[in-house]
TPP riboswitch aptamer (THI element) from Psychrobacillus insolitus, 90 nucleotides, folded computationally.
Taxonomically the source falls in Psychrobacillus (Bacteria, Bacillati, Bacilli, Bacillaceae).
Model confidence (mean pLDDT): 77 of 100.

RNA sequence: UGAAUCUACUAGGGGCGCCGAUUUGGCUGAGAUGAACCCUUUGGACCUGAUCUAGGUAAUACUAGCGUAGGAAAGUAGUUUCGACUGACA
Numbered sequence: 001u002g003a004a005u006c007u008a009c010u011a012g013g014g015g016c017g018c019c020g021a022u023u024u025g026g027c028u029g030a031g032a033u034g035a036a037c038c039c040u041u042u043g044g045a046c047c048u049g050a051u052c053u054a055g056g057u058a059a060u061a062c063u064a065g066c067g068u069a070g071g072a073a074a075g076u077a078g079u080u081u082c083g084a085c086u087g088a089c090a
Stems, first nucleotide, its partner, number of pairs: 001083004006078005011040004016034001017027003046071003052065004
């Protein structure tokens, strides 16, 4: 000094569903209203399509397709790794 990964701070973006018997409970998930979780253009956060299609479930974006789709919110600093150049020493 170049690239990649990860982390921190600040700022911003996002979702919060379904339900059998008993709804003070159960299911999936990072998260189902927690100041927690996830994501921020290198965009597998999330939205539209969607009262969608197929499979499954007690039921539900539960799973897959749609999806190489169309949109969608940034700055700084640091760690580590792999290279390149220059200088010093041997």